[in-house]
RNA sequence: GGGUUGGUAGCUCAGUUGGUAGAGCAGUGCCCUUUUAAGGCAUUGGUCGUGGGUUCAAGCCCCACCCAACCCA
Numbered sequence: 001g002g003g004u005u006g007g008u009a010g011c012u013c014a015g016u017u018g019g020u021a022g023a024g025c026a027g028u029g030c031c032c033u034u035u036u037a038a039g040g041c042a043u044u045g046g047u048c049g050u051g052g053g054u055u056c057a058a059g060c061c062c063c064a065c066c067c068a069a070c071c072c073a
Base pairs, nucleotide, nucleotide: 001072002071003070004069005068006067007066010025011024012023013022019056027043028042029041030040031039049065050064051063052062053061
């Protein structure tokens, strides 16, 4: 330098055909318990890597760029 895959909540990751962004864990509050742990209920948290484009509408499609892993040279 070229190519492939990936980047979504604090962490690990879903999101299939473009149509209100989700799960588990973690955090917070409450219940239970002598206390802790475990368990139960509720709940907070998101510029979907960045910037543009297409569209009535983009996490999803198109372009450029950034970052990570791998492959080729």